[in-house]
Predicted 3D model of a 306-nucleotide part of an RNA (large-subunit ribosomal RNA, domain IV) from a Candidatus Falkowiibacteriota bacterium.

Context: one part of a larger RNA
Formats: sequence, C1' cells, structure tokens
RNA sequence: CCCUCGUUAAGGAACUCGGCAAAACAGCGACCGUAAUUUCGAGAUAAGGUCUGCCCGCGCAAGCGGGCCGCAGCUAAAGAGCUCAAGGGACUGUUUAUCAAAAACACAGCUCUCUGCUAACUCGCAAGAGGAUGUAUAGAGGGUGAUGCCUGGCCAGUGUCCGAACGUUAAGAGGAGAGGUUAGCCGCAAGGCGAAGCUUUGAAUCCAAGCGCUAACGGUCCUAAGGUAGCGAAAUUCCUUGUCGGGUAAGUUCCGACCUGCACGAAUGGCUUAACCACUUGAGCACUGUCUCAACGAGGGACUCA
Repeated sequence: CCCUCGUUAAGGAACUCGGCAAAACAGCGACCGUAAUUUCGAGAUAAGGUCUGCCCGCGCAAGCGGGCCGCAGCUAAAGAGCUCAAGGGACUGUUUAUCAAAAACACAGCUCUCUGCUAACUCGCAAGAGGAUGUAUAGAGGGUGAUGCCUGGCCAGUGUCCGAACGUUAAGAGGAGAGGUUAGCCGCAAGGCGAAGCUUUGAAUCCAAGCGCUAACGGUCCUAAGGUAGCGAAAUUCCUUGUCGGGUAAGUUCCGACCUGCACGAAUGGCUUAACCACUUGAGCACUGUCUCAACGAGGGACUCA
C1' cells in the first nucleotide's frame, strides 16, 4: 500500500452524476393509534406511541398480585427505514443462459379480417396429420392493451369488398362497296366497256371482361383532407436556464401554471386513474467516516528474512 471487517471528538450529505456504499429502523409479538385518496376491496404493519426478563401464588388462557437481579430482559441468531410529489407501465407474470429486468414482451378487456366443416390455417413430395373426436358463445390471423370518459375529419395513394344502366371495346360474325381477271359487245386500228365464276380487299351493324360518372349556397387559391375533444417547454420545445408562481440563503433539475405545439393528438389510440413496481425523477425526516479530514484497531495479502 491492497482486500475484508470494527470503532471514532465536533459537524451531519457540506461527498457525489446520484445518499453509491455504509449507518439507521429491531420487525407478521402485545396494546393504543392511523391521513389524503379510493375501483369501497384497499391505502395499512400507513404514519406515530407504549410494553417486553426471571421466581412464587391464582387462572384453561388472556392476565392479575407479590418478590428478585442487571448498564441493558424480543438480553444469543435470524429478522422492514419512513414520508411527500411527479413520469412511465394498470396489475401477478416474461426477457437479452454469460455486461441491459426495463418504460421492452405478455396479459385480461376492446376491435378488425378469414372460416359453414372434407372449415379456414399449419406441417408434409405424397399418403396423411394437427386444427378437433371441436362446429361461429368455435377455430385461425392482425392491431390495441385493466377500469373510467372518449375515439373527430380525409377513400387521393395502398389494399379489401360490392355493383354494372350508359360510354368505350378485341377476336369473331357480317358483308354494303371497291380492285384484278375475261366469255361477250363496240371499234378500221389503237383501244374501250364488261356478266357469271374465281380472286384481292372491305364499310355499317352485332358482341365479353376490363376501365370510366353527376349534385346541396359569400368570393378566391391549394389540398385526399386541412388537427375536433383532450393534453401541452411534455420520455415530444430548437430558440431555452421561455415567462410567472412554489420549494432553497442560493435550484440549467423538480412541482404548479401560461401557450409562441421548431416538430402532441385520438385503438402505430387520446386524456385520467385507486392498487402495484429490485423502473425513472425531485423533496423531506431519521441516520450515518459519503464528506470536512482523517485516526486507531483486527484478520488476510503485498514486502523482508529463513
């Protein structure tokens, strides 16, 4: 000097990112007493206060009466510190075996979609199996996340479902018309006209799916529509230590407001909320070697010698 412990004058968080660590509380024993809030269950062992040994007698016990000792009687061991306020998640639960236990996941509740049974869906090349010896109060998948109060507008995009009067419309059907060829006719000739047949084309018309519409009051521009309720410097606020108030002697944090929301907002849910939490933040009481500021002691190392 290091590790693990013990004690400490006066002060008592001045330490520190932060009371980390330690101290303290003495405890599901008894008696008294117990607030806000609340889903009336809780909160609650709230908080806070008092008692506690041994012997004798009585008593089922709780206890009562008397006595005894000590500095100290839950005499050892083991065995909660508490309160106020805010954020988040309702809760018990689950998770990164081996740096993260959480505000992440799950959850009951709510909602959407699919599925009529040889179900949908999943596994398998198949046979087949699960679903299920179930049958829409069932099964599968997606989202949200107890409860309470609620959940506004937009269908342009993306996707799903439904519809078909009219418009458009392919192949096909159809065949008006046009061209070529030439028996024949006309012509002195050159040449012209030209039926049927054959052949090259070919209009109208008929016709599927698909795709495609219009309308409700000032003017004008843009948009699919222009953010409703609630909340708001927020786990979201850049400017920003915003401004005001509270707490402190002093507060970039915290709490209550304001609203100028850079860039909240309604099941990628919004706002509350009793209870709960090895969660996060702020404040206080108690307590202390965390500190002012260090000292001493114990054990084990380090170190020296053998």
About this RNA: Its Rfam family is "Bacterial large subunit ribosomal RNA". Rfam links the family to the GO terms ribosome and structural constituent of ribosome. RNAcentral holds the full RNA, with entries from ENA. The coordinates come from a structure-prediction model, not an experiment, and the mean pLDDT is 82.